[in-house]
RNA sequence: CGAAGUUCAGGGCAAACCUGCCAAAAGGCAGGGACGCAAAGCCGAGGGUCUAAGGCGUAUGUCACGCUAUGACAGCCUGGUUGCCGAU
Numbered sequence: 001c002g003a004a005g006u007u008c009a010g011g012g013c014a015a016a017c018c019u020g021c022c023a024a025a026a027g028g029c030a031g032g033g034a035c036g037c038a039a040a041g042c043c044g045a046g047g048g049u050c051u052a053a054g055g056c057g058u059a060u061g062u063c064a065c066g067c068u069a070u071g072a073c074a075g076c077c078u079g080g081u082u083g084c085c086g087a088u
Stems, first nucleotide, its partner, number of pairs: 003088001005085001012037002017032006035075001041081003045078003048073003054068005
């Protein structure tokens, strides 16, 4: 220098669940908490998934149903980008 990620060091992140706040919801943020993670750092570009406020349609004394992302998920996959250690 550095691929592999079975090693070491310093560490880092934080699922479920609980509390508070934001949101129509999905979900997010903060605190607690650790199932896990070598990119579980960052980017919604492609696929996928979730939600459906608004819109459209159906229906209709206003109940409800269907479709739809401009809303989300980076801890679903691919891609892009930055980065620690690194036995052999």
A computed fold for an 88-nucleotide RNA from Desulfosporosinus sp., annotated as c-di-GMP-I riboswitch aptamer. Model confidence (mean pLDDT): 88 of 100. RNAcentral holds the sequence, with entries from Rfam and Ribocentre. The same sequence occurs in records of 2 taxa.